The RNA shown here (SAM riboswitch aptamer (S box leader)) has 113 nucleotides and comes from Zobellia uliginosa. The organism belongs to Zobellia, within Bacteria.
[in-house]
RNA sequence: UAGUUAUCAAGAAAGGUGGAGGGAAUAGACCCUUUGAAACCUUAGCAACCCUUUGCUUCUUAAUGCAGAGAAGGUGCUACAUUCUAUCUCUGUAAUAAUGGGACAGAUAACAA
Numbered sequence: 001u002a003g004u005u006a007u008c009a010a011g012a013a014a015g016g017u018g019g020a021g022g023g024a025a026u027a028g029a030c031c032c033u034u035u036g037a038a039a040c041c042u043u044a045g046c047a048a049c050c051c052u053u054u055g056c057u058u059c060u061u062a063a064u065g066c067a068g069a070g071a072a073g074g075u076g077c078u079a080c081a082u083u084c085u086a087u088c089u090c091u092g093u094a095a096u097a098a099u100g101g102g103a104c105a106g107a108u109a110a111c112a113a
Base pairs, nucleotide, nucleotide: 001113003111004110005109006108007107008106013043014042015041016040017039021032022031023030026086027085028084029083044078045077046076049074050073051070052069053068054067055066056065082105087102088101089100091098
């Protein structure tokens, strides 16, 4: 870097350095930010993907699957729904508006190349 699978309206911030941007990209909207953005560092926390563990499932073990418990370790995350909309479609309307679902794109994890 591209691929497969799963998840994405929950949850969790202080300090230091820094010094003007930031919320992925394009467009629009809406926000955050000198009462200090991004980035980096320290500490703390959240969650439970990997993980640890118990029971059931199974002819037996392992594996798989289901349910519960946990948090030592590997990642991740700690404004706003992935901030919202964009394309298709259901409902709806005279037409808009508006609502739901899917696709695309993106993020994270695991696997494999």
The model forms 97% of the base pairs in the Rfam consensus.